[in-house]
RNA sequence: GCCCUUGAAGCUCAGCUCGGCAGAGCGGCCGCCUUGUAAGCGGACGGUUGUCGGUUCGAUCCCGACCUGGGGCU
Numbered sequence: 001g002c003c004c005u006u007g008a009a010g011c012u013c014a015g016c017u018c019g020g021c022a023g024a025g026c027g028g029c030c031g032c033c034u035u036g037u038a039a040g041c042g043g044a045c046g047g048u049u050g051u052c053g054g055u056u057c058g059a060u061c062c063c064g065a066c067c068u069g070g071g072g073c074u
Stems, first nucleotide, its partner, number of pairs: 001073005007067001010026004020057001029043004050066005
């Protein structure tokens, strides 16, 4: 230098066929339960979907460039 691949909540990740309200588990917080703790149960919070641009009425999703992690070739 070229090719493939990855990026979403604090962490691990789902989000396919169809582009149409951003989700789950864990963790943290509050509450219930308990003599108390843990376990269990309930609740609320937490996101610029890597960045910039394009297509579109509308983009996590489609297109382009760039950045980051991983792998391969020379």
Description: Transfer RNA from a Gaiellaceae bacterium, 74 nucleotides, folded computationally. The prediction has a mean pLDDT of 80. It matches the Rfam family "tRNA". It is annotated as a transfer RNA.